[in-house]
Molecule: small-subunit ribosomal RNA
Organism: termite gut metagenome
RNA sequence: AGAGUUUGAUCCUGGCUCAGGAUGAACGCUGGCGGCGUGCCUAACACAUGCAAGUCGAGCGGGGCAUGAACCUUCGGGUUUAUGUUCAGCGGCGGACGGGUGAGUAACGCGUGGAUAACCUGUCCUGUUCUUCGGGAUAACGCUUGGAAACAGGCGCUAACACCGGAUAAGCCCACGGAAUCGCAUGGUUGUGUGGGAAAAGGAGACGGAACAGGAGGGAUCCGCGUCUGAUUAGUUAGUUGGUGGGGUAACGGCCUACCAAGACAGCGAUCAGUAGCCGACCUGAGAGGGUGAUCGGCCACAUUGGGACUGAGACACGGCCCAAACUCCUACGGGAGGCAGCAGUGGGGAAUAUUGCACAAUGGACGAAAGUCUGAUGCAGCAACGCCGCGUGAGGGAAGAAGGUUUUCGGAUCGUAAACCUCUAUCGAUAGGGACGAAAUAAAUGACGGUACCUAAGUAAGAAGCCCCGGCUAACUACGUGCCAGCAGCCGCGGUAAAACGUAGGGGGCAAGCGUUAUCCGGAAUUACUGGGUGUAAAGGGUGAGUAGGCGGUAAUGCAAGUCAUAUGUGAAAUCCCUCGGCUUAACCGAGGGACUGCAUAAGAAACUGUGUUACUAGAGUACAGGAGAGGUAAGCGGAAUUCCUAGUGUAGCGGUGAAAUGCGUAGAUAUUAGGAAGAACACCAGUGGCGAAGGCGGCUUACUGGACUGAAACUGACGCUGAGUCACGAAAGCGUGGGGAGCGAACAGGAUUAGAUACCCUGGUAGUCCACGCGGUAAACGAUGAUAGCUAGGUGUCGGGUCGAGAGAUUCGGUGCCGGCGUAAACACAAUAAGCUAUCCACCUGGGGAGUACGGCCGCAAGGCUGAAACUCAAAGGAAUUGACGGGGGCCCGCACAAGCGGUGGAGCAUGUGGUUUAAUUCGAAGCAACGCGAAGAACCUUACCAAGGCUUGACAUGGAAGCGACCACUUCAGAGAUGAAGUCUCCCCUUCGGGGGCGUUUCACACAGGUGGUGCAUGGUUGUCGUCAGCUCGUGUCGUGAGAUGUUGGGUUAAGUCCCGCAACGAGCGCAACCCUUACGUCCAGUUGCCAGCGAGUAAAGUUGGGCACACUGGAGGGACUGCCGUGGAGAACACGGAGGAAGGUGGGGAUGAUGUCAAAUCAUCAUGCCCCUUAUGUCUUGGGCUACACACGUGCUACAAUGGGGACAAACAAAGUGAAGCAAGGCAGUGAUGCGGAGCGAAACACGAAAGGUCCCCCCAGUUCGGAUUGAAGGCUGCAACCCGCCUUCAUGAAGUUGGAAUCGCUAGUAAUCGCGAAUCAGCAUGUCGCGGUGAAUACGUUCCCGGGCCUUGUACACACCGCCCGUCACACCACGGGAGUUGGAAGCGCCCGAAGCCUGUGACCUAUCCCGCAAGGGAAGGAGCAGUCUAAGGUGAAGUCAGCGACUGGGGUGAAGUCGUAACAAGGUAGCCGUAUCGGAAGGUGCGGCUG
Repeated sequence: AGAGUUUGAUCCUGGCUCAGGAUGAACGCUGGCGGCGUGCCUAACACAUGCAAGUCGAGCGGGGCAUGAACCUUCGGGUUUAUGUUCAGCGGCGGACGGGUGAGUAACGCGUGGAUAACCUGUCCUGUUCUUCGGGAUAACGCUUGGAAACAGGCGCUAACACCGGAUAAGCCCACGGAAUCGCAUGGUUGUGUGGGAAAAGGAGACGGAACAGGAGGGAUCCGCGUCUGAUUAGUUAGUUGGUGGGGUAACGGCCUACCAAGACAGCGAUCAGUAGCCGACCUGAGAGGGUGAUCGGCCACAUUGGGACUGAGACACGGCCCAAACUCCUACGGGAGGCAGCAGUGGGGAAUAUUGCACAAUGGACGAAAGUCUGAUGCAGCAACGCCGCGUGAGGGAAGAAGGUUUUCGGAUCGUAAACCUCUAUCGAUAGGGACGAAAUAAAUGACGGUACCUAAGUAAGAAGCCCCGGCUAACUACGUGCCAGCAGCCGCGGUAAAACGUAGGGGGCAAGCGUUAUCCGGAAUUACUGGGUGUAAAGGGUGAGUAGGCGGUAAUGCAAGUCAUAUGUGAAAUCCCUCGGCUUAACCGAGGGACUGCAUAAGAAACUGUGUUACUAGAGUACAGGAGAGGUAAGCGGAAUUCCUAGUGUAGCGGUGAAAUGCGUAGAUAUUAGGAAGAACACCAGUGGCGAAGGCGGCUUACUGGACUGAAACUGACGCUGAGUCACGAAAGCGUGGGGAGCGAACAGGAUUAGAUACCCUGGUAGUCCACGCGGUAAACGAUGAUAGCUAGGUGUCGGGUCGAGAGAUUCGGUGCCGGCGUAAACACAAUAAGCUAUCCACCUGGGGAGUACGGCCGCAAGGCUGAAACUCAAAGGAAUUGACGGGGGCCCGCACAAGCGGUGGAGCAUGUGGUUUAAUUCGAAGCAACGCGAAGAACCUUACCAAGGCUUGACAUGGAAGCGACCACUUCAGAGAUGAAGUCUCCCCUUCGGGGGCGUUUCACACAGGUGGUGCAUGGUUGUCGUCAGCUCGUGUCGUGAGAUGUUGGGUUAAGUCCCGCAACGAGCGCAACCCUUACGUCCAGUUGCCAGCGAGUAAAGUUGGGCACACUGGAGGGACUGCCGUGGAGAACACGGAGGAAGGUGGGGAUGAUGUCAAAUCAUCAUGCCCCUUAUGUCUUGGGCUACACACGUGCUACAAUGGGGACAAACAAAGUGAAGCAAGGCAGUGAUGCGGAGCGAAACACGAAAGGUCCCCCCAGUUCGGAUUGAAGGCUGCAACCCGCCUUCAUGAAGUUGGAAUCGCUAGUAAUCGCGAAUCAGCAUGUCGCGGUGAAUACGUUCCCGGGCCUUGUACACACCGCCCGUCACACCACGGGAGUUGGAAGCGCCCGAAGCCUGUGACCUAUCCCGCAAGGGAAGGAGCAGUCUAAGGUGAAGUCAGCGACUGGGGUGAAGUCGUAACAAGGUAGCCGUAUCGGAAGGUGCGGCUG
């Protein structure tokens, strides 16, 4: 520090996710040791038991016990006293500390800094002054009463440092008078005079007591600043705000009370609601920040819940009191007792958190003079890997690279120096010996921890490793199993038979006594942006203006010093953090010193900037003056054209409307036309990216009233300015209300069409509405999708309104409005002085998509609805710009038998053949739009053959290897059998040799490796092939452009069959394709001359190249030539090229062939072959016989033959080819047969012999018919091949003589030696073509042309497609699940308000009853003072009422979301087939349609 994820790819925006750190954690697996820490986050739930606050006899009286002494004694003992100890009581101090918890609290509670001139303070310290004289009680105790108990009562006795009275007063307090001095104010301080008032406790002593002043420490109160969320909480408040008098308090104060006034708080967020103890600090982060508030420390609050006071220096009191409530316990039912949020512990809750331990040895606390007692504070130990830190589980050597595991291409590789084995060491653990510091005063004694830490010894590698991960992010890979199953998953995503992603194993990576997971926080996230973001199109500028608060603000001078800056001081507790040093063996941990704690306050300063006061200025802003421009606004009036209607005339059969029609109108006279009239609405031309207005918006003419802008000049004011939350005003269309108006248009509606349907598009009608007046409403794609203002920053070119110069053209200047363009900006597109550039100020708004601009609440509205505006849930994307493709019922250009023009077919018939389907024991398998279907198959009777039935074999029909036997194998014969096969018999090897044997070969048997498979997967593959397509395309290098995907080149202008060529050009070149090179054909030339040929010369025949001979011609087959737009003309750009012409056998690639770019279709083939993996192994292998592949209601493809006269039949003439084939062959002539064919066989391994033409030509018949057409089907008789023609071959003859009379919709081929037509040959093959591949003969018609159909190429455009239109995608309905809203109601909570009741208690009043201390009195008694009781104010709990508020549940209901294969349609994306979208109204199963206005996205 980044990474993954939207796309075919790219850049951007933007969310989601990951890598890091942390935790009081929990869970899973695992677990050796030690040190230091930490340990109920949940139920402030309930608690058994024990302990946690006592102490003092040197304050006091008494009881018990022990001991001693004295006295008495009935010898039992008793009394007194002393000492020790103990018990309760009176009294003192302490129980307000220490310890726990975080419920409440949004507050002066906390933090920080101040204030108290408005305060208190026990114990402690310092100082000053005292410590005097008296008095009356009371517990304990004794007797007694009541009660179950708790406890209560009566009578009597007694003490004190308990209580009370008096004296005294340095100093103190109060009242009044007056002086000095100080303070920001109230006021304070210090003298002083007069009057009044208040103390004490003793004790022999130690030690105490009282008063005053001061200190220390503690506390109280007040103030500035800071301190969470919500405005879907906007108003709150009656002791409320202030004053006066009084009361109260330690003290100020509405703290309380009476009266008076009407204030106080709040948009700088009051009130209300939710949440929360606050801080030092802790975690994270570069920091700024964000999160947290366990342990440790400071403060606060609380002690079952609520209220209350008492005591006291201090409490409204955790282990005190009273009352109320709930709960628990005891009870004799009358009444009582209790409070673990102290330490342990229990139950419960929970994912989850420890021992009913030891000790006061240390530190600290209470009491005490002290010894000491108490101390669950504390110190320690126990439990827990909960955290941090340290250590160990061994170290060195060791290759036969052992065994074993895994894997393998079978060679090996790997675990792996790892182990074994050898040598060494002993940290930890275990054993034994020694053994602390902590203990200080101080001599003695005193250690819970603890025989612990630590040290030493002997001795053994012995006792000590797991967890997670291995597709990318992210370090680490193989095998097997599984087969969209089981499962994984943080995100992207894996799994559908070859899974590095699941599970297991081997191996590897990471961390390590831990490792992973989960949860939470920060980070990464600049993803709330102060540091440090944005708003044209990604989310985001308010519809527009006026203007309040607020924010910001021109030039100069001067004062102040709030902000600002610098200095000093105080504070910022300690701990924490950082640095340095030190102590535990190290570290964690701990100690010391320094720094830091970024803050706050105070003091004296500075004056540039901001602020503020004053003075001045004119450049901002405004006023007055002079001009011209304008659909700016409001009101009134006027005008003509058009439409419709009415009346009348002319006139006759149609009009109207559409893609085509129909509805509709018209013989009752329409449409058309003429004249007159009526009505309403809108204003042609001018008219213009022209004008005006803030926006919405504004268009005939005239008048009235009126707003604003601009220009000129520079008289006046003197910063008067900008922006603008709330607020107010304006605000298209639709819509609403009331009243008018209504010509045209026209939602709804009706009818007609279209259609599968058509609630639409089209047509005919038509109501609201559109218009006016007055109100309401307040929204639009209210858009420049661009807030307002000010300044600055190259130019060019239009246009509108002014000014200046100029004769004009024009130049210049100000203001507006457009286009192009540079810098710059931007993701790109683009913007570019009218900024989206560079600056400044202010406002508004955004923070992933959906849910949703929805729900609820509030405000507004007559309603429709508007404004404000969530959440649950769900997804990993949604989106912007640009790129390459593909596509379009987008555009342009061009080509092709693509259409058109023609010729002939198919589709109808019969048959052949292939396919589907059906059938079957089997009808083997494959091929499937074009590009499967006379295809694999160039030939299924057996074989083939893969299928079926039946019968056999099991190392096998075939290959290699081992062992044993045999010498053969082969061939032949007989028997059984359907055959395979089985049985029996005959026959029977080679080489070397030392004669023992060895080798080779063949065969049989045995065992195992293996063979074998036309079994599966063509979606694991190679190879081969089809197709687009013989279409003209497909790419690369370098350069250039672009952030990039990519572009350029390859586009453009011409041209071509062609990316063919030319020209131009940020491209220049190149490659694969095209063309050419190759074969063939068409013409000469040369060479050659048999098997071909025969002109001339001989021979010769009935005839004949038959023969001598020849190679001229033809022919054959080799070489070379020839054609290149080469020549001429015209056009074109002086080009490429096109057109025409000459010559030529051939002319513009002459004809044909071979040749098939990059790629597409997971195209075809595992059954040609090869091959990975899987499967079968007495069978899915192999052998045999028979059957099947040949079936047959049917459907389709490809063909053959026809339907006839351009024909059929017959006869005649040896009419004329090419290309092939032939030895298990072709076979002539001859003979036989009607014929197929047979007999026989010359010749020929072929330019030699053989196979061998038809249509055609000539003559005759047929006369348009189911025929002399057509030949299916069937019968009979034969022929051929073959082991065998039944299933199931071909051919011949005779007989039979079906359908069919030119073929619906539709569809195919062909552009010249082509179509059509005619025959011939070959491969396969024993036999079997109407098929296939070739060959020649005869030999046409037509092409105007590119509008349309199909396919293709190039350019361009749109796109929401990229599996690429067979794409994408919307809504209703149906089903399942999920969360949410409404909902008659119902249940509960919290807070407040009104009323009732009113405990305890403080206070007030009263107090006939009660009272020892003081006073009066001899006393009785009275007084003072106080109390019980009673009454009152306040008041907790409780009761009750109404209105809200927050939650839970809720029949039913509403929409929403999600869900491999449901239904209906086709709305959107292309002109998406009616351009889309926005607002509004209306209609419709649904998407949606239509009207009105708007936008271009």